[in-house]
């Protein structure tokens, strides 16, 4: 140093002005923001993962429901130019992307599920090598 397991800790940002309206942080103009880990060199848009959501298995004495483990599906978007040894990650231009439910009116920013849940960082310990 690496592997596996443990328990702790610690982890997401943004609606500001103006219009219209009975009513809008939801529309219209312009404003804001960007979660882990990877990468020849810093990523919202590359390749992975996660929330959300949708099935299955198994459990919880049977059914529904729900909850919990494990499994699988699903899972948004970048292009030009410049430096450069190397960059869709940097510089410059101009784009785009944002689960679900509620709501006096359609929401990435507003409330909820959520004091959740979970990738995942950090130092620690035990066990292998």
């Nucleotide at each position: 140093a690496c592997g596996c397991g443990u328990g702790c800790u610690c982890c997401g940002g943004g609606g500001u002005c103006g219009g219209u309206g009975a009513a809008a942080g939801u529309c219209c103009g312009a404003a804001c923001c960007g979660g882990c880990g990877g990468u020849g060199a810093c990523a919202g848009u590359c390749c992975g993962c996660g929330a959300c959501c949708c099935g299955g298995u198994c459990g919880a004495u049977u059914c529904c429901a729900u909850c919990g483990a494990c499994c699988g599906g699903u899972u948004g978007a970048a292009c030009c130019g410049g430096u450069g040894g190397a960059a869709u990650u940097c510089c410059g231009g101009u784009a785009c992307c944002g689960a679900c439910g509620g709501u006096g009116a359609a929401a990435g920013u507003c409330c909820g599920g959520a004091u959740g849940g979970g990738a995942g960082g950090c130092a620690g310990u035990g066990c292998g090598c």